């Protein structure tokens, strides 16, 4: 060079066009417990940029970014 596939809370990962974008871990805060930790409760916290198509896009099309595979 061409071809394929992948990007979503700190992390890991659901969401096949109309959801309040879910869970699990972790994290904060209270509760139990002489502390600690277990356990229970409660809360914060996300669609790689950009353009497009649509009434309506995390999802469907492009292009550009970053990762991964294949092949000459």
């Nucleotide at each position: 060079g061409c071809c394929c596939c992948c990007a979503u809370c700190g992390u890991c990962u659901a969401u096949c066009g109309g959801u309040u974008a879910g869970g699990a871990c972790a994290c904060a805060u209270g509760g139990u417990u002489u502390u600690c930790a277990u356990c229970c409760a409660u809360g914060g916290a996300a669609g790689a940029g950009g353009a497009g198509u649509u009434c309506g896009a995390c999802u469907c099309u492009c292009c550009u970014u970053g990762g991964g595979g294949g092949u000459g």
Transfer RNA from an uncultured bacterium, 72 nucleotides, folded computationally. The sequence was found in a public genome assembly. Its Rfam family is "tRNA". By type it is a transfer RNA.